A computed fold for a 351-nucleotide part of an RNA from Haliclona sp. BKON-2565, annotated as large-subunit ribosomal RNA, domain IV. The organism belongs to Haliclona, within Eukaryota. The prediction has a mean pLDDT of 84.
Context: one part of a larger RNA
């Protein structure tokens, strides 16, 4: 000097993105335990007290053995009752010894308040375990049984599976326990349902015109041409947003001033409702305000037009849970003021 492993005066997160890492609870057995809360839980809540060894008493009446009666048996004995006998746990009363009695190893540090996910679960084998995925619940949709979806040979027909089920079933899709709600819009993509009438291929059918056998009026056959029938499909006309998806401007006004409950005008399918709300939400932004510090781009609370919030692309809440994630306090401590030292090894010098 490096690595391990320890000690460390005052102080006690001043360290740092960030209490990373260490340090501090730590075990039984009594007391005692808040707000919430789906009543289960929270909860080991948090806070307290006690613990070895010796002796004395209480306290309980099991165990060996012994002893007495009684009953049945009748070669030994069994069973019942009664006496003393007294052992553990247990509770107190004094004693003594050590720094220390859970004596050594193992063995939660708490507490408060936000966010996001309900939870127990699953995920990047070898940088990510999570707010991500699944989840149970709610919903929509397709399918009447040779079902729909799907798999396989294979080629237009079979075999499996779904499922030894049958719509309280089976397939896809969304959203995610639970508690209160899911507003308004079918104009645009889109699914469905219905189409009297439009419009539309080949095919079919007509017609004239062409060409087609030496001789050819009829009649066949080719072409093209015009006409006429017409599936699906289009248009049409409905319904449908827990289907993809959307939810406005401009001008005026209340007796200071601001504002604008009103009033006018455009514009659209329809004009963003509840609710939240400087947020896991562009930016302005270190928004204002109160609280928290001596000081806080932080964090909670509140205001709020957020012109880029908002309803299963789910809005908003919510016990309990989370090796998630912000800030606070407490306890603890060599993280730190700042830094010494001991231990065992490397390395490096001598041999």
């Nucleotide at each position: 000097u490096u690595u391990a492993u320890c000690u460390u005066a005052a102080g006690g997160a001043a360290c740092u993105c960030g209490g990373c890492a260490a340090a501090a609870u730590g075990u039984c057995c009594c007391c005692g335990u808040a707000a919430g809360u789906u009543c289960g839980c929270g909860a080991g809540a948090a806070g307290g007290g006690g613990a070895g060894c010796c002796g004395g008493a209480a306290g309980g009446g099991a165990c060996a053995g012994g002893g007495g009666a009684g009953u049945c048996a009748g070669g030994g004995g069994a069973c019942u009752c009664c006496c003393a006998g007294g052992a553990a746990a247990u509770u107190u009363c004094g004693g003594g010894c050590g720094c220390a009695g859970a004596g050594a190893a193992g063995a939660g540090g708490g507490g408060g308040u936000g966010u996001c996910g309900a939870c127990u679960g699953u995920u990047u084998a070898c940088c990510a375990a999570a707010a991500a995925c699944a989840u149970a619940g709610c919903u929509u949709u397709c399918a009447g049984c040779a079902a729909a979806g799907g798999g396989c040979c294979a080629g237009g027909g079979g075999c499996c599976u779904g499922a030894a089920g049958u719509a309280u079933u089976g397939g896809a899709g969304g959203u995610g326990a639970u508690g209160c709600c899911u507003g308004c819009c079918c104009a645009a993509u889109g699914a469905u349902u219905g189409u009297a009438u439009c419009u539309a291929a080949a095919u079919c059918c007509a017609a004239g015109u062409a060409a087609u056998a030496a001789u050819a009026u009829a009649g066949g056959u080719u072409a093209a041409u015009u006409g006429g029938u017409u599936a699906a499909g289009g248009g049409c006309a409905a319904u449908u947003a827990a289907a993809u998806g959307g939810c406005c401007g401009c001008g005026g006004u209340a007796a200071a001033a601001c504002u604008g409950a009103c009033c006018g005008u455009g514009a659209u399918a329809a004009u963003g409702u509840a609710g939240c709300g400087c947020a896991a939400u562009c930016a302005a932004u270190a928004g204002c305000c109160a609280a928290u510090u001596a000081a806080u781009u932080g964090u909670u609370g509140g205001c709020a037009a957020g012109u880029a919030u908002g309803a299963a692309u789910g809005g908003c809440u919510u016990a309990a849970c989370g090796a998630a994630u912000g800030c606070c306090c407490u306890a603890c401590u060599g993280u730190c003021u700042c830094a010494a030292g001991a231990u065992a090894a490397a390395a490096a010098c001598c041999a």